[in-house]
Context: one part of a larger RNA
RNA sequence: UGACGGGGGCCCGCACAAGCAGUGGAGUAUGUGGUUUAAUUCGAAGCAACGCGAAGAACCUUACCAGGUCUUGACAUCGAGUGACGAGCUAAGAGAUUAGCUUUUCCUUCGGGACACGAAGACAGGUGGUGCAUGGUUGUCGUCAGCUCGUGUCGUGAGAUGUUGGGUUAAGUCCCGCAACGAGCGCAACCCUUACUAUUAGUUGCUACGCAAGAGCACUCUAAUAGGACUGCCGUUGACAAAACGGAGGAAGGUGGGGAUGACGUCAAAUCAUCAUGCCCUUUAUGACCUGGGCUACACACGUACUACAAUGGUGUUUAACAAAGAGAAGCAAAACCGCGAGGCAGAGCAAAUCUCCAAAAAACAUCUCAGUUCAGAUUGCAGGCUGCAACUCGCCUGCAUGAAGUCGGAAUUGCUAGUAAUCGUAGGUCAGCAUACUACGGUGAAUACGUUCCCGGGCCUUGUACA
Numbered sequence: 001u002g003a004c005g006g007g008g009g010c011c012c013g014c015a016c017a018a019g020c021a022g023u024g025g026a027g028u029a030u031g032u033g034g035u036u037u038a039a040u041u042c043g044a045a046g047c048a049a050c051g052c053g054a055a056g057a058a059c060c061u062u063a064c065c066a067g068g069u070c071u072u073g074a075c076a077u078c079g080a081g082u083g084a085c086g087a088g089c090u091a092a093g094a095g096a097u098u099a100g101c102u103u104u105u106c107c108u109u110c111g112g113g114a115c116a117c118g119a120a121g122a123c124a125g126g127u128g129g130u131g132c133a134u135g136g137u138u139g140u141c142g143u144c145a146g147c148u149c150g151u152g153u154c155g156u157g158a159g160a161u162g163u164u165g166g167g168u169u170a171a172g173u174c175c176c177g178c179a180a181c182g183a184g185c186g187c188a189a190c191c192c193u194u195a196c197u198a199u200u201a202g203u204u205g206c207u208a209c210g211c212a213a214g215a216g217c218a219c220u221c222u223a224a225u226a227g228g229a230c231u232g233c234c235g236u237u238g239a240c241a242a243a244a245c246g247g248a249g250g251a252a253g254g255u256g257g258g259g260a261u262g263a264c265g266u267c268a269a270a271u272c273a274u275c276a277u278g279c280c281c282u283u284u285a286u287g288a289c290c291u292g293g294g295c296u297a298c299a300c301a302c303g304u305a306c307u308a309c310a311a312u313g314g315u316g317u318u319u320a321a322c323a324a325a326g327a328g329a330a331g332c333a334a335a336a337c338c339g340c341g342a343g344g345c346a347g348a349g350c351a352a353a354u355c356u357c358c359a360a361a362a363a364a365c366a367u368c369u370c371a372g373u374u375c376a377g378a379u380u381g382c383a384g385g386c387u388g389c390a391a392c393u394c395g396c397c398u399g400c401a402u403g404a405a406g407u408c409g410g411a412a413u414u415g416c417u418a419g420u421a422a423u424c425g426u427a428g429g430u431c432a433g434c435a436u437a438c439u440a441c442g443g444u445g446a447a448u449a450c451g452u453u454c455c456c457g458g459g460c461c462u463u464g465u466a467c468a
Base pairs, nucleotide, nucleotide: 001468002467003465004464005463007462008461009460010459011458012457013456015452016451019416020415021414022413023412026307027306028305029304030303031302032301033300034298035297042053043052064293065292066291067290068289069288070287073123077122078121081117082116083115086103087102088101089100090099091098092097105114106113107112125282126281128280129279130278134276135275136271137270138269139267141265146185147184148183149182150181151180152161153160154159165176166175167174191259192258193257194256196227197226198225199224200223201222202221205217206216207215209214230253233247234246235245236244237243309409313368314367315366316365317364318363326357327356328355331350332349337344338343375406380401381400382399383398384397385396386395422444423443424442425441426440427439428438
C1' cells in the first nucleotide's frame, strides 16, 4: 500500500421488511447428471452451466456408430498431355459407384485463353489435442462510482498528498474548506423511443357534405422539421453556497418513463466446435463418399417451463364487440362450395397505409351446485388430414371412444415498486413440416413500502492483523 475481520461509523440496492404471484407436491414438455448402449457426437459446471451453443436432430444437418467404398483425394494452386465435360437411355447395386449405347465444345489479335479430364509429384484435408501458448468475441462484479496521470509539496524509502474533511447528490454530482494546482478515462449530456403542441406534406389514410361518384385535408393518422422542462418562477430551510422541501403554471417537475451506451481492472472465467492462429499429432486415415442406425435409450436425481387441482370457474348460445406490432412471391391467400373437424376445392386481390394472414380474455343470457364432478386432461384404441423421395425407430394436427395423477403442495426458495406484478391472446425469426422455448407486440390491470434492527451484495472513512 492492499486484502481480510462473527471491529467501528456513514450510505445504497426488491437486500430485508410490507404485499402480490409463484417454485418445491401432480401430469407433461425441455435441458442436465447418472445409468445403458455399437453409438447414445462435442462443449457449457456456484452466483455468472442446466428451454445454454441449438433462431427449430425423420434423410440432410451430423461432428457419433455399424457396414459398403476412395486414396493427389469431396475442396485449392501448379502441372507433361488430351478434347471433352455433360445430357439421355439400359443393366447391376442399399446407395456411393460400375459397365454399355447414343449425342457432343466455346472465344481468338491464331500466340493462346475459357471449361473439363488428367500420369508422376509438390501438396490438400482434419468439428484431432492444447482457451494453462494466443488473436478476436463474450459473461461477471456492475450502469457499481469509481480508476488514474502531469507538475508541485511531504517522506531516507516503499509511498502519501491531490481523491481526505463539512454539507449535498442517482453520481469523485455540485458547493465550501484545504500544499496543492490542473488534467484524462468513467458519471451526466449529446443518440433512439414514448408522453404534449405547432408548422409542412396529404395517398393507399381520414370524412364536417354525400346513396355513390365527386370534392376537401377540419379531424384521426402517417413522417419530417421545430418548440417544450431549465430547480426557470414563488415561499420556507440552509453557511449570503451547493442543495432540500412545499407551491404555482403546465401534456409532462426535479436524470418525466424506457432503451442503447459497460471506466481501470477481477475470475490462468468461457470459447482452438463461428472464425483466425503458434506448437504437437494424423496422411490407403484422426481425411473423403454412401446406406442404415444414433444424438429421441430409462430404475433414478436436479434445473427451467406449460397445464391443472375449479364456481372470480367449466360448458353452451349470442357474431352485434374492441388492438398493437409484424410478415407476404418457390409467398400471403379472400369470397363461394364440400367436410363434424384437421382440411380440401377454388384462385379474387396483393411486391402491399390499397390485398391477405387477423385476436383472446371481456360483455349479455342459460345451465352445472361443490362432487375426483358437466373440474382436470395424461395415457391408450380406432378412423382421418397435412408436409415431405420417405413419418417404423422419430413429425404435427383433427374426430370418436378411453378418462391416470392431481382437492393448492414439507424443509427450503424465486420474481416483482406502476401501466409494474398478475392475467389474456397476437406476431416474427428458425422453418418443406414441427414451439409449452426465444424475441417482440398490444388488451384487462392490482396490492404494499412503517422503516434500515437483522440476512445478502456493494461504496466511502477509520481501526486491528499469525496474510501478500
About this RNA: Model confidence (mean pLDDT): 82 of 100. Small-subunit ribosomal RNA, 3' major domain from a pig gut metagenome, 468 nucleotides, folded computationally. Its Rfam family is "Bacterial small subunit ribosomal RNA". Rfam links the family to the GO terms ribosome and structural constituent of ribosome.